[in-house]
Molecule: Glycine riboswitch aptamer
């Protein structure tokens, strides 16, 4: 001097529900049904081991969690900011 993990403000963000009972309420329960993009399981290639087998990516996957009006949240995306890992 460049960098762009991390942090932080700002923003843009999808998908899915009906019944019934209840409640002042979309409140709450129950049954069935459904979504994937918080999180979290599984793994190809590829690597390691004598083997058993461990390692191993996603918006794949699977529905544990969580959602299925709106709000809250949301993966990923800009933008900006006091800073700074790492690395020259």
């Nucleotide at each position: 001097g460049a960098g762009g993990a991390c942090u932080c403000u700002c923003u843009g963000g999808a998908g899915a529900a009906c019944a019934c009972a209840u409640u002042c309420a979309g409140u709450u329960g129950u049954g069935u049904g459904c979504c994937g993009a918080a999180g979290g399981u599984g793994c190809a290639a590829g690597g390691c081991g004598a083997a058993g087998g461990c390692c191993g990516a996603a918006u794949c996957u699977c529905u544990c969690a969580g959602g299925c009006a709106a709000a809250c949240g949301g993966a990923c995306g800009g933008a900006g900011a006091c800073g700074c890992a790492g690395u020259g």